[in-house]
Context: one part of a larger RNA
Molecule: small-subunit ribosomal RNA, 5' domain
Organism: uncultured bacterium
RNA sequence: GAGCAAACGCUGGCGGCAUGCUUAACACAUGCAAGUCGAACGAAGGCCCGGAGCUUGCCCCGGUCACCUUAGUGGCGGACGGGGGAGUAACGCGUGGGAACCUGCCCAGGAGCGGGGAAUAACCAUUGGAAACGAUGGCUAAUACCGCAUACACCCUACGGGGGAAAGGCUUCGGCCGUUCUUGGAUGGUCCCGCGCCCGAUUAGCUUGUUGGUGAGGUAACGGCUCACCAAGGCGACGAUCGGUAGCUGGUCUGAGAGGAUGAUCAGCCACACUGGGACUGAGACACGGCCCAGACUCCUACGGGAGGCAGCAGUGGGGAAUAUUGGACAAUGGGGGAAACCCUGAUCCAGCAAUGCCGCGUGAGUGAUGAAGGCCCUAGGGUUGUAAAGCUCUUUCGGCGGGGAAGAUAAUGACUGUACCUGAAUAAGAAGGUCCGGCUAACUUCGUGCCAGCAGCCGCGGUAAUACGAAGGGACCUAGCGCAGUUC
Numbered sequence: 001g002a003g004c005a006a007a008c009g010c011u012g013g014c015g016g017c018a019u020g021c022u023u024a025a026c027a028c029a030u031g032c033a034a035g036u037c038g039a040a041c042g043a044a045g046g047c048c049c050g051g052a053g054c055u056u057g058c059c060c061c062g063g064u065c066a067c068c069u070u071a072g073u074g075g076c077g078g079a080c081g082g083g084g085g086a087g088u089a090a091c092g093c094g095u096g097g098g099a100a101c102c103u104g105c106c107c108a109g110g111a112g113c114g115g116g117g118a119a120u121a122a123c124c125a126u127u128g129g130a131a132a133c134g135a136u137g138g139c140u141a142a143u144a145c146c147g148c149a150u151a152c153a154c155c156c157u158a159c160g161g162g163g164g165a166a167a168g169g170c171u172u173c174g175g176c177c178g179u180u181c182u183u184g185g186a187u188g189g190u191c192c193c194g195c196g197c198c199c200g201a202u203u204a205g206c207u208u209g210u211u212g213g214u215g216a217g218g219u220a221a222c223g224g225c226u227c228a229c230c231a232a233g234g235c236g237a238c239g240a241u242c243g244g245u246a247g248c249u250g251g252u253c254u255g256a257g258a259g260g261a262u263g264a265u266c267a268g269c270c271a272c273a274c275u276g277g278g279a280c281u282g283a284g285a286c287a288c289g290g291c292c293c294a295g296a297c298u299c300c301u302a303c304g305g306g307a308g309g310c311a312g313c314a315g316u317g318g319g320g321a322a323u324a325u326u327g328g329a330c331a332a333u334g335g336g337g338g339a340a341a342c343c344c345u346g347a348u349c350c351a352g353c354a355a356u357g358c359c360g361c362g363u364g365a366g367u368g369a370u371g372a373a374g375g376c377c378c379u380a381g382g383g384u385u386g387u388a389a390a391g392c393u394c395u396u397u398c399g400g401c402g403g404g405g406a407a408g409a410u411a412a413u414g415a416c417u418g419u420a421c422c423u424g425a426a427u428a429a430g431a432a433g434g435u436c437c438g439g440c441u442a443a444c445u446u447c448g449u450g451c452c453a454g455c456a457g458c459c460g461c462g463g464u465a466a467u468a469c470g471a472a473g474g475g476a477c478c479u480a481g482c483g484c485a486g487u488u489c
Stems, first nucleotide, its partner, number of pairs: 001489004008483003013361006019354002021319001026317003030314003035076003040073002043070004048063004053058002083272001085270001092197008101189002106185007114148001116146002123138006154163003168177003198244003205235003210232008247269004251262004274295005297308004325351001327350003333347001334345004364394004374385004398430001401424004408416001433478005438459003444473005454461002
């Protein structure tokens, strides 16, 4: 000198764009953050129509089931999106290669969708429990479940053969959406390898599934991944092992560069979801708002037993020098479901708060000397504040008031928002501070104080004339900021 996710002190007019718990991965009240499909399915209720009973606004029976609502079965999605960085020195990340693999939805090609069956929730009945939640019996449907048939291509094979599929729904009857097997693609993912990635030797030896082989199991797949047997190997001063610290990168800051420091916001990857462990389902998880077990903590309880997980968005307590609203909208972009209408979306887009940062603008312009008054200094002559003020002339940015009023939206649809912007009238009107003035370092006098009170980044000032303390006048610098402290180069 430059930088900061900054904090503190004094001060504070406006706008745009950014940014905003760096500490306790501490504990969390409350609301919301992942649903959707009736065009997969049975059912119930509502609406409507007809009839009966009547206590005249209720109830019963039947129908239509076009329309509406939904608990349940079923499908797809809850593995994305969002969060914080605890762990991790590792193929975790970066970069460059590789193969023994998987891939729902999507695209392209080939071939099919024949004929049957048995259940089960909902519902009804009985029943347990304070609740959470169940138990038993009976009925029923499906794109839920299970056989049979068929199999170009597919899988296994000892080449003889063997194995394995399917589902319908809607329709304006044209078709549309689905469904099964398979080939290829795309996308996403898994695994392996070369090289690179902090400190400590006051850590020197480490290792028994350890290193390799054979065989088997397991996996989507290779592999000591696991197991049996066999061999005795493998790593290490080119730093193994151990200990400490740490998410990595694109980048960011600084610097002429080399380098050093750093890894907030944005983007890619990784790991995590109260702590530890485990699997289930599924194309995909060993799953933040799923399940099971154990633990700590909190809550409910009829004491038998249950419920919970904000490192989602707001918000609370706590910690801290310190960090915001329990806001609006799905209008846009994107995501999930649906044939669609549409529904959901604290992703997102906006608004609110904060000078936290960067950028822009304003707080007026011209004129005005008997150089007013006042202040301060003085050698008492004067000097200075100072064209500064007043006065006169002028302008109206920003703000405030009145009027109009977008784009963002291809047809409709605008939270933002009567916003941006345009325009009219009024008035200099509503808008300046902070630090410093001994040298470094731009800027000096008076008074007070008297090694006191105090200052101080370093040198150092103060003990009776202090340009260094305190105040005043004057001055210097920066300016909606200015200083102090911290930290990096």